Context: one part of a larger RNA
RNA sequence: GGCGCAUGGUGGAUGCCUAGGAUCUAAGAGGCGAAGAAGGACGUGGUAAGCUGCGAUAAGCUACGGGGAGAUGCAAACGAUCGUAACAUCCGUAGAUUUCCGAAUGGGACAACCCGGCACGCUGAAGGCGUGUCACUCGAAAGAGAGCCAACGCAGGGAACUGAAACAUCUAAGUACCUGCAGGAAAAGAAAAUAAAUAAUGAUUCCCUAAGUAGUGGCGAGCGAACGGGGAAGAGCCCAAACCGGAUCGAAGCAAUUCUAUCCGGGGUUGUAGGACUACUUUUAGAAAGUCAGAUCAAGUUGAAUCAUCUGGAAAGAUGAGCCGCAGCAGGUGAUAGCCCUGUAGACAGAAAUUCUGAUGGACGUGUAGUAUCCUGAGUAGCGCGGGACCGGAGGAAUCCUGUGUGAAACUGCCAGCACCAUCUGGUAAGGCUAAAUACUCCUUAGAUACCGAUAGUGAACCAGUACCGUAAGGGAAAGGUGAAAAGUACUCCGAACAGGAGAGUGAAAUAGUUCCUGAAACCGUGCGCUU
Repeated sequence: GGCGCAUGGUGGAUGCCUAGGAUCUAAGAGGCGAAGAAGGACGUGGUAAGCUGCGAUAAGCUACGGGGAGAUGCAAACGAUCGUAACAUCCGUAGAUUUCCGAAUGGGACAACCCGGCACGCUGAAGGCGUGUCACUCGAAAGAGAGCCAACGCAGGGAACUGAAACAUCUAAGUACCUGCAGGAAAAGAAAAUAAAUAAUGAUUCCCUAAGUAGUGGCGAGCGAACGGGGAAGAGCCCAAACCGGAUCGAAGCAAUUCUAUCCGGGGUUGUAGGACUACUUUUAGAAAGUCAGAUCAAGUUGAAUCAUCUGGAAAGAUGAGCCGCAGCAGGUGAUAGCCCUGUAGACAGAAAUUCUGAUGGACGUGUAGUAUCCUGAGUAGCGCGGGACCGGAGGAAUCCUGUGUGAAACUGCCAGCACCAUCUGGUAAGGCUAAAUACUCCUUAGAUACCGAUAGUGAACCAGUACCGUAAGGGAAAGGUGAAAAGUACUCCGAACAGGAGAGUGAAAUAGUUCCUGAAACCGUGCGCUU
């Protein structure tokens, strides 16, 4: 030096565990903010660095409700205290306080700082202090706005990589991203619809289908409907105008009065045309807000039933014998507990707001006949040019939107039915509102899982968006486990020792001793045997 056996060190794999995650379900909530938010800075404790809480009333103050013997957060110890029926700590609801910065708003500023005006007070005085007030926009005023917030929504803008096996039309995609605005949903929505069989349907939205069909397409890559059918949900309405009345300004007139314009009230709202108007009839469907009653909701209360022996450090295990169950969900307890504890089923109590149900209520709304006259949304519809949206890339291209130019009709009207024309059919544009079915989850409560189990699962199980890196935008970790209980090793010895160890002691175990469960391998030793 090699090999073997034994025994250690180092190291932290593996096993087991879970305090944290992931993905969902059902309810709720869907906002907060000048009454100063979100987010912070600085303070605040007997000792107090951090976290948490709170705000100069500062781990807290008040009221009401709950609760019942201990308590002064994480967090031990000491100190000083509070409470035990004179009701503490604690839990719920409501209120008070709430420094400074921050939309930040008296002015300024390198956020958490600096400096003011006015009124009042200290006060007679101030290079002083205290209280209140003083930004901007809209509005006559009252008042409103602003800023923050995960996704979902609507709108205004709007890529490229990529695919086409290159690339330009095309695609990716109206996606990503930017901006504006909103709601608990938003948007859409009561036919100038869809259709067509000499039939019909009847607002919108969403799902399944129709269908990868009809189409479109350097007819490449690709893109890609609708009708119809089946479901979810279901709801319909209001103006403008004609006409009537009133007010105001102006014009005409000697005046009564008439006319124009504007405003207000009544009236009226549609395609089988309807309404005004004229003549009759006078109250018949339905129905919102509001009010009342009941239910619903906080902290919470009650809540059945087991013992012995054995093993063991410990019984919930084994054995034997029982019991409860509207409760054998779950968690804990020194191993695996329906009957030990917390609970669970059930029962009870219960404030405001909310929501639901019922009653009441009655804004609004509801007739007949006639058809001469009047009304029924104009720089609109349509058309030319240029774009865009639709399944449709300009095409034979309807339909919808509109930058630009032109520009109707008036119910014997007008629009649509995929160029266009005729017939026929359907509708009534150029004003507006509208719940539900649909989308989402920063958040709350309850629950679930053939999800992960510390290199996994969130980046983060642990004081993590931390430490650290970067000028900055930004990037971004590692790090869990003694034991049932600290019982966390009194005392002695070695040692320079507050290092480390040997005894002793605790414990079931200390090769469980805070670098602590298990403790693999690499790597490094020690002893013995064989061998060169």
This is a predicted structure of a 532-nucleotide part of an RNA (large-subunit ribosomal RNA, domain I) from Chitinophaga eiseniae. Rfam family: Bacterial large subunit ribosomal RNA. Rfam links the family to the GO terms ribosome and structural constituent of ribosome. Taxonomically the source falls in Chitinophaga (Bacteria, Chitinophagia, Chitinophagales, Chitinophagaceae).